Predicted 3D model of a 114-nucleotide RNA (TPP riboswitch aptamer (THI element)) from a Nitrosomonadales bacterium. Its mean pLDDT, the model's own confidence on a scale to 100, is 77.
RNA sequence: CUACUUAGCUAGGGGUCCUGGCAAUACGCCGUUCGGAUGCGGAUUGCCGGGUGAGAAAAACCCUUUGAACCUGAUGCGGAUAAUGCCGCCGCAGGGAAGCGUUGCUGGCCCCAA
Numbered sequence: 001c002u003a004c005u006u007a008g009c010u011a012g013g014g015g016u017c018c019u020g021g022c023a024a025u026a027c028g029c030c031g032u033u034c035g036g037a038u039g040c041g042g043a044u045u046g047c048c049g050g051g052u053g054a055g056a057a058a059a060a061c062c063c064u065u066u067g068a069a070c071c072u073g074a075u076g077c078g079g080a081u082a083a084u085g086c087c088g089c090c091g092c093a094g095g096g097a098a099g100c101g102u103u104g105c106u107g108g109c110c111c112c113a114a
Base pairs, nucleotide, nucleotide: 001108002107003106004104008100009099010098011064012063013062014061016058017051018050019049020048021047022046023045024044025043027041028040029039030035070095071094072093076089077088078087079086
């Protein structure tokens, strides 16, 4: 000097789905002007549950090139499920966020002195 390795500092990247109940809100639909046992439907938000997962809003979790964290392909294909981005394939496909510094009877190389 370099490789590997170890605690540290700082910085950065990423996802949040499916589903039941209740409430609120704005819609749509049916009958037809109201539904009085206050009709039906999905959507959004909040609360409480269930499923998978590290994580499905916690300042938590995961990941940072040794990079399947995560994104794209993808409204993909196969399987399973109440359902799903649940599982598998796709996938030595394409992308994707890091610097500093430190530890060591450690490895390699180089220099100096005796």
The sequence was found by an Rfam model in a public genome assembly.